[in-house]
This is a predicted structure of a 140-nucleotide RNA (c-di-AMP riboswitch aptamer (ydaO/yuaA leader)) from Nonomuraea sp. NEAU-A123. The model forms 92% of the base pairs in the Rfam consensus. The organism belongs to Nonomuraea, within Bacteria. Its mean pLDDT, the model's own confidence on a scale to 100, is 76.

Formats: sequence, C1' cells, structure tokens
RNA sequence: UGUCGUUGCUGGCCUAAUCCCGGGUGCGUGGCCCGGGAACCGGGGACCCAUCGCAUUUGGGGUGAAUCCACUUAGGUGGUAAGGCGGCAUCUCCCUGCCCGAACCCGUCAGCUAACCCGGUCGGCAUAGGGAGAGGAACU
Repeated sequence: UGUCGUUGCUGGCCUAAUCCCGGGUGCGUGGCCCGGGAACCGGGGACCCAUCGCAUUUGGGGUGAAUCCACUUAGGUGGUAAGGCGGCAUCUCCCUGCCCGAACCCGUCAGCUAACCCGGUCGGCAUAGGGAGAGGAACU
C1' cells in the first nucleotide's frame, strides 16, 4: 500500500412489517411483558358476472419477486423467469455492474365479491455508474 474476514458507529436499502397511548417490572426515559389505537398489508365472504363438462389423490388452494432447467455424495452446486439497488423529489425507457432468486401456511375446502368476519406488523442486505425523455418544486 492492496485484498479478505470479523466487530462497532453513522447513514442507507429490501419487505405490509411503522407510529402513538396506557399499565406492569425495574433506581430509571433504555430494555422486557400485557393491553389499546392509527396507518399499512393479507385471507374468508352475496346478487351480478365468470366457469359449463364433467372435474373432484395425478387432490386443491394461499402468502411471497422467489419460477423453471441441469448436475448431485441428495448436503448442495451451476444457470434462469421474476424482483431490487440511482446526490433536485417523483415517473418511464435503454446500457452496464451488483444483490436476491427463499421459506412456509390451510387441510379435502375457498372464482370475483358490497355489507360483514378473521389475521399480520417479522426478518434480512451491501445493491451502484452512464444515457434519453416527462415532469413538480426551488432559485435567478
């Protein structure tokens, strides 16, 4: 001096996964536990519409971007549809680079769906450059 890894702090990003109030514990405003509200998200659920010949174990369905292919010592590996990352906010498109490309749930059952009913607010990441256009604000 460079590279890799780990830890801490600060600032970011993905995701619905954030904010506020009350009570308890505690020296205490942090933390933890319980309850409530707002906001955001998801599921069930009529008429009408859709489906229409049979299907119903080759079960079926849901959350999610997370699907599919090949190999495999069946652990995983490689690729991939799809998703994500931008120093004037925001939106669209193109090129390149990088991240991710999982996991689970219902239980034989669910199309859409007003009223209504029932749930969730976790976890994770290292994700930047160039160009074209639209366009609001600010400044002159």